[in-house]
Context: one part of a larger RNA
RNA sequence: AUUGAACGCUGGCGGCAUGCCUUACACAUGCAAGUCGAACGGCAGCAUGGAGAGCUUGCUCUCUGAAGGCGAGUGGCGAACGGGUGAGUAAUACAUCGGAACGUGUCCGUUUGUGGGGGACAACCGUCCGAAAGGAUGGCUAAUACCGCAUGAGACCUGAGGGUGAAAGCCGGGGACCGCAAGGCCCGGCGCAGACGGAGCGGCCGAUGAUUGAUUAGUUAGUUGGGGAGGUAAAGGCUCACCAAGGCGACGAUCAAUAGCUGGUCUGAGAGGACGACCAGCCACACUGGAACUGAGACACGGUCCAGACUCCUACGGGAGGCAGCAGUGGGGAAUUUUGGACAAUGGGGGCAACCCUGAUCCAGCCAUGCCGCGUGCGGGAAGAAGGCCUUCGGGUUGUAAACCGCUUUUGUCAGGGACGAAAAGCUCCGGGGUAAUAUGCCGGAGUGCUGACGGUACCUGAAGAAUAAGCACCGGCUAACUACGUGCCAGCAGCCGCGGUAAUACGUAGGGUGCGAGCGUUAAUC
Numbered sequence: 001a002u003u004g005a006a007c008g009c010u011g012g013c014g015g016c017a018u019g020c021c022u023u024a025c026a027c028a029u030g031c032a033a034g035u036c037g038a039a040c041g042g043c044a045g046c047a048u049g050g051a052g053a054g055c056u057u058g059c060u061c062u063c064u065g066a067a068g069g070c071g072a073g074u075g076g077c078g079a080a081c082g083g084g085u086g087a088g089u090a091a092u093a094c095a096u097c098g099g100a101a102c103g104u105g106u107c108c109g110u111u112u113g114u115g116g117g118g119g120a121c122a123a124c125c126g127u128c129c130g131a132a133a134g135g136a137u138g139g140c141u142a143a144u145a146c147c148g149c150a151u152g153a154g155a156c157c158u159g160a161g162g163g164u165g166a167a168a169g170c171c172g173g174g175g176a177c178c179g180c181a182a183g184g185c186c187c188g189g190c191g192c193a194g195a196c197g198g199a200g201c202g203g204c205c206g207a208u209g210a211u212u213g214a215u216u217a218g219u220u221a222g223u224u225g226g227g228g229a230g231g232u233a234a235a236g237g238c239u240c241a242c243c244a245a246g247g248c249g250a251c252g253a254u255c256a257a258u259a260g261c262u263g264g265u266c267u268g269a270g271a272g273g274a275c276g277a278c279c280a281g282c283c284a285c286a287c288u289g290g291a292a293c294u295g296a297g298a299c300a301c302g303g304u305c306c307a308g309a310c311u312c313c314u315a316c317g318g319g320a321g322g323c324a325g326c327a328g329u330g331g332g333g334a335a336u337u338u339u340g341g342a343c344a345a346u347g348g349g350g351g352c353a354a355c356c357c358u359g360a361u362c363c364a365g366c367c368a369u370g371c372c373g374c375g376u377g378c379g380g381g382a383a384g385a386a387g388g389c390c391u392u393c394g395g396g397u398u399g400u401a402a403a404c405c406g407c408u409u410u411u412g413u414c415a416g417g418g419a420c421g422a423a424a425a426g427c428u429c430c431g432g433g434g435u436a437a438u439a440u441g442c443c444g445g446a447g448u449g450c451u452g453a454c455g456g457u458a459c460c461u462g463a464a465g466a467a468u469a470a471g472c473a474c475c476g477g478c479u480a481a482c483u484a485c486g487u488g489c490c491a492g493c494a495g496c497c498g499c500g501g502u503a504a505u506a507c508g509u510a511g512g513g514u515g516c517g518a519g520c521g522u523u524a525a526u527c
């Protein structure tokens, strides 16, 4: 000088930060990932409409998916992001610099298509089993769910002839024409399928760097290499059969211990040393161990399966669970906060949108834990009052300190006003492009208009009144600051030297002084 600190004494306010470093111990409760009805069949519930019935004539009941909307279900996208922790890992990590044999949902650019069919399964309706969790069975049904057929610019395979392989619709608007109607048809938007390229992201390989121990010296059999096969998105002993006998190592292999790595942080004139909280990048993990499924992406924190430990429910047959998400509880510990508010902003997921979800985030709460700022008054005032302490008894000191006089009102209290953070989205109009069209919708512009958790907060104005606000450590030397009394090698102090055995500036108390100040000391730790 510093700290994610703790402890002791003390404590007025504000701003900005930080806050389980220990048991990767166990967890009650609530919330933390949903959304889309403009993909679909439907209609449990809610309001609306229609029809019918009853009557107390504005209510009740029944039917009706007709329109709003929507529980449960099919389907799509998301759930692989965001958030947490640092157990493991000494190299499959990280940092930097290179590389070639790869993948990529959504997004961007270019391009080719989007034709025609089929059979199911949920929901639902029955029957049945079970305490529950849940399950069995029969029947009906839709789709952007599933499966064929056609077509194939390009793609892939090829023996160069050829072969393989795709799709899905939904919404809005409309003049003529067709149609009994639904609609066809046209236009626009959102989609869907194939291909090429890009962006961003990811997988893989190499080199260099990076802790300690030799009281760890040898180590290795898929081990090292080969041609071949399999496998992967992809190179490769990644895997396998065969062949060869190699590979690494005092420039420290192997083994053991410790440890997430980095940007950085602290210190220091620097070189270095120590550290890796918060913030940011990467990695690893998700009760312990193992495994795959789905998917563009996981071998998946709030998914599945198996095994194990633990906890809970049970009708004893069987089931359920995983806070190292945000709060919170027990335990451990010297020690670390609220079971708060809001999606207003920023960002994310879904949706055409309105909007919904979001313990990410933004805020508030607690703690002097840290940093910074402000205040606890200012000016005058000598009979140098009283009191305290000391005294050579003359006095000295506390001390302009107080009293007293005048002034001010930060902070606090009360009263009044009162934000920025809000721009969008939506609606209307104009222009552009497009069109058969002056239509919907798309792009640009103008106008209008709504939205604030924080919060009646910040801030501003006013009122009264010095009013509401000072402690802590030290005073032998190092080291700024001295006397008295008590004690008598006792009680005690102490960072080092050392004090204390009857005149202690070193113990205890008092007066005085010194240092810092809403803090001051001590302990721990680093330089």
Base pairs, nucleotide, nucleotide: 001526002525003524005523006522007521008520009519012374013373014372015371016370017369019366020332025330026329027328029327030326031325034077035076036075039074040073042070043069046068048066049064050063051062052061053060054059055058084285085284086283094209095208096207097206098205099204102202103201104200107198108197109196110195111194112193113192114191115149117147118146124139125138126137127136128135129134155164156163157162169190170189171188172187173186174185177184178183211257212256213255218248219247220246223245224244225243226242228240229239230238260282261281262280263279264275265274266273267272287308288307289306290305291304310321311320312319313318338364340363341362342361346360347358348357349356350355377407378406379405380404387398388397389396390395413463414462415461416460417459421454426448427447428446429445430444431443432442471516472515473514474513475512476497477496478495482511483510484509485508486507492499493498
The part of an RNA shown here (small-subunit ribosomal RNA, 5' domain) has 527 nucleotides and comes from an uncultured bacterium.